[in-house]
RNA sequence: ACCGACAAAGGCAAACCUGUCGAAAGGCAGGGACGCAAAGCCAAGGGUCUAAAGCUCUUCUGAGCUAAGACAGCCAGGCCGCCGAAU
Numbered sequence: 001a002c003c004g005a006c007a008a009a010g011g012c013a014a015a016c017c018u019g020u021c022g023a024a025a026g027g028c029a030g031g032g033a034c035g036c037a038a039a040g041c042c043a044a045g046g047g048u049c050u051a052a053a054g055c056u057c058u059u060c061u062g063a064g065c066u067a068a069g070a071c072a073g074c075c076a077g078g079c080c081g082c083c084g085a086a087u
Stems, first nucleotide, its partner, number of pairs: 003084002011036002016031006034073001040079003045075002047071004054065004
């Protein structure tokens, strides 16, 4: 360096519940653990989700599109990083 142990020290925390912010997706805090060796950071690659506002259509109630927003625990990429058995 590669690699990743029924190793050690520590770390993160899905669903769900509570509070709070948001139109929503979802964020934050607490509880809680399905999992994670980058489940640390990056949204100017792809993807997924939302779309109050805006545009178009409309049987007037909805549908489609979209500025914009969200997800790093979807994939790829970049940056940084703990430990050290086997290879």
c-di-GMP-I-GGC riboswitch aptamer from a Syntrophomonadaceae bacterium, 87 nucleotides, folded computationally. The model forms 95% of the base pairs in the Rfam consensus. The organism belongs to Syntrophomonadaceae, within Bacteria. The sequence was found by an Rfam model in a public genome assembly. Its Rfam family is "c-di-GMP-I-GGC riboswitch aptamer". For this family Rfam cites "Bioinformatic analysis of riboswitch structures uncovers variant classes with altered ligand specificity" (Weinberg et al., Proc Natl Acad Sci U S A, 2017).